[in-house]
RNA sequence: GGGCCCAUAGCUCAACGGUAGAGCAGUGCCCUCUUAAGGCAUUGGUUGGGGGUUCGAAUCCCUCUGGGCUCA
Numbered sequence: 001g002g003g004c005c006c007a008u009a010g011c012u013c014a015a016c017g018g019u020a021g022a023g024c025a026g027u028g029c030c031c032u033c034u035u036a037a038g039g040c041a042u043u044g045g046u047u048g049g050g051g052g053u054u055c056g057a058a059u060c061c062c063u064c065u066g067g068g069c070u071c072a
Stems, first nucleotide, its partner, number of pairs: 001071007010024004018055001026042005048064005
């Protein structure tokens, strides 16, 4: 330098173009002599930045940034 893939909650990951979710973590409560474990409820998002298409974009297109794989 060429090609391909990834970027979504604190972490790991989902999400036919039509209200962004789960598990873990966090917080509160219950249980227990106490802790751990367990149960119930609940908080948490500029979907990496910018632009385009569309009635509507996490999703499609372009570009940039960061990361990974691969070829030379």
About this RNA
The prediction has a mean pLDDT of 80. Predicted 3D model of a 72-nucleotide RNA (transfer RNA) from a Patescibacteria group bacterium. The RNAcentral record of the sequence draws on ENA. RNAcentral records the identical sequence in 2 taxa. Its Rfam family is "tRNA". By type it is a transfer RNA.